A computed fold for a 422-nucleotide RNA from a Planctomycetota bacterium, annotated as Bacterial RNase P class A. Of the family's consensus pairs, 97% are formed in the model. The sequence was found by an Rfam model in a public genome assembly. Its mean pLDDT, the model's own confidence on a scale to 100, is 77. Its Rfam family is "Bacterial RNase P class A". By type it is a ribozyme.
[in-house]
C1' cells in the first nucleotide's frame, strides 16, 4: 500500500425562469348576518313588522400583492417502550408473555454508559524449564442454574458418560514351544501414557517412578472446600487444605429471581343532517335477563318502557385532536461517561385522494477515455487540460426515546493487513 472490522459525520451546493402548500399583514369585488338609523305599514300610548336604503363590526367565497415556513437517516419495519384518549373505581387466582453478571442514567425500555467475567486476533512489552500466565491495542458475548428432573450428543471412531481397546506398550510374576546359552514366539495377566476417529474421549506441563505406565508421588497451572483483607458491588489477590475429577448442550423442554390491564388517531370528542322511535326470535323484570377492552376461575361494579341475536334502513359532511415539545440551539456548573442542573435564545411542515416539482446553467462527487507531465511496485499510481456518461436507500398523516432492515459516493478515528518489494 490493496483490501477488511468496529465506531462517527455528509449523503450535493449556488444562481435564474416557471409552478405547489401553510401561516401572518394589507387592500379590491360579492354575498349573507348582528346592532343603531333612514324611509313604509299598524297602534291612543309603549311599541310591533320587515318590503327597501345607508353604516360599522367582524364571517365566507373569490382573486392579487407583501413578509416568513414546507419531509428522512432511516420518514420504511411495527419489534419495544412511553405522552395522550377510552373502557374503568379495578382486586385475588391459573395459564401465558418478557428480561436474565454488577452499578448507574432516563418518562420508561428488551434501550444508553461505565466496570466485572469469558471467548478470538494481535504484541519488537514482563514472568515462567514448560503448560501457561500478566501487561497493552482491537474485537466480540442470548453473561442466572447442568449436584430438581425429563431429554439430545448424528457421522466417524474400540468407546460419547456405570464409558468392551482399532492401532499399540510391557514380558516383573505364571505357563507352553524352539535353543547350549542370550535370547525368538505365545498364553494367563498388566496399561490407556503413545498413535487414530471425532466439536468433544477417563484434567494440562516439567520431573520422580515403574516390567511397561497411570495423580501412583512430588512442584507449577488447573478444579474443589475453607479463611483474610481490598471493593457500593458483578468480583480480584493471598493464605490453607484436598477426593486429585460425575463431559457438553437450557438461542432444547425446565428450574430461580425480577417484570407485564387492554385496545389505539380509522383513538376519541363537538356539531350540522338524513331515516324506519322499523320488523322478527329469546330471555327476563331486584328470587337478578345481562353487561364488564388479551384467555379461564373467583371476587367487585352497573342493570329494567331492559338486555342479547337475525334482518332491514338513514349518514359517511364540517371542526377539534394536529404539532409548543420528556423541544431545538449556545454558554456555565457537576458528572470517567451515559446523563442532570440552571441562564439564554428559537418556533423549524400541518396536509386530508394528500403540497415542497420542472426546466437550464455554473462547481463538486464517481466512472471512463483523449493528449501531457511526474513518479518508478509501468498490466500500477498521482496531477493538468479536454470530452463523455452516471448519481444510491428512498416521501411526513398523533407525537417521542430506542431497537432492527436498506443505503451509490465520499470523509475522519483505532486496530487488522496477504502477494510483492525494501
Nucleotide at each position: 500500500c490493496a483490501g477488511g472490522a468496529c465506531g462517527g459525520g455528509u449523503g450535493g451546493a449556488c444562481g435564474g425562469c416557471c409552478g405547489c402548500u401553510c401561516u401572518u399583514c394589507g387592500a379590491u369585488g360579492c354575498g349573507a348576518c348582528u346592532c343603531c338609523c333612514c324611509u313604509c305599514g299598524c297602534u291612543c300610548a309603549c311599541g310591533c313588522g320587515a318590503a327597501g336604503g345607508a353604516c360599522c363590526g367582524g364571517c365566507g367565497c373569490a382573486a392579487c400583492g407583501g413578509a416568513g415556513g414546507g419531509a428522512g437517516g432511516a420518514a420504511a419495519g411495527u419489534c419495544c417502550g412511553a405522552g395522550c384518549u377510552c373502557c374503568a373505581c379495578a382486586g385475588g387466582g391459573c395459564a401465558g408473555g418478557g428480561u436474565g453478571g454488577u452499578c448507574g442514567c432516563u418518562a420508561a425500555c428488551g434501550g444508553c454508559g461505565a466496570c466485572c467475567g469469558g471467548g478470538g486476533c494481535g504484541u519488537u512489552c514482563c514472568c515462567g524449564c514448560g503448560a501457561g500466565g500478566g501487561g497493552c491495542g482491537c474485537u466480540u458475548c442470548a453473561g442466572g442454574g447442568a449436584c430438581a428432573g425429563u431429554g439430545c450428543c448424528a457421522c466417524a471412531g474400540a468407546a460419547a458418560a456405570c464409558a468392551c481397546a482399532c492401532c499399540g506398550c510391557c514380558g516383573a510374576a505364571c505357563c507352553c514351544g524352539g535353543g547350549c546359552a542370550a535370547c525368538c514366539g505365545g498364553g494367563u495377566g498388566g496399561c490407556a501414557a503413545g498413535g487414530g476417529u471425532g466439536a468433544a474421549a477417563a484434567g494440562g506441563u516439567g520431573g520422580g517412578g515403574u516390567a511397561a505406565g497411570a495423580g501412583c508421588c512430588c512442584a507449577c497451572c488447573g478444579c474443589c472446600g475453607g479463611g483474610a483483607u481490598g471493593g457500593a458491588g458483578a468480583c480480584a489477590u493471598c493464605c490453607c487444605g484436598g477426593g486429585c475429577a460425575u463431559g457438553g448442550c437450557a438461542a432444547a423442554c425446565c428450574c430461580c429471581a425480577c417484570c407485564c390491564g387492554g385496545a389505539g388517531a380509522a383513538a376519541g370528542g363537538c356539531c350540522a343532517a338524513a331515516u324506519a322511535g322499523g320488523a322478527c326470535g329469546g330471555c327476563g323484570c331486584u328470587u337478578g335477563a345481562g353487561a364488564u377492552u388479551g384467555g379461564c376461575c373467583c371476587g367487585g361494579u352497573c342493570g329494567a318502557u331492559g338486555c342479547c341475536g337475525u334482518c332491514g334502513g338513514g349518514u359517511a359532511g364540517g371542526c377539534c385532536g394536529u404539532u409548543g415539545g420528556a423541544g431545538g440551539c449556545g454558554g456555565c456548573g457537576g458528572g470517567c461517561a451515559a446523563c442532570c442542573g440552571u441562564c439564554g435564545u428559537c418556533c423549524c411542515a400541518g396536509a386530508u385522494u394528500a403540497a415542497u416539482g420542472g426546466c437550464c446553467g455554473u462547481c463538486g462527487c464517481c466512472g471512463u477515455u483523449g493528449c501531457g507531465c511526474c513518479u518508478c511496485u509501468u498490466u500500477g499510481g498521482g496531477u493538468g487540460c479536454g470530452a463523455c456518461g452516471g448519481a444510491a436507500c428512498a416521501g411526513a398523516a398523533c407525537u417521542c426515546g430506542g431497537c432492527u432492515u436498506a443505503u451509490a459516493a465520499c470523509c475522519c478515528g483505532u486496530c487488522c493487513g496477504a502477494c510483492a518489494g525494501g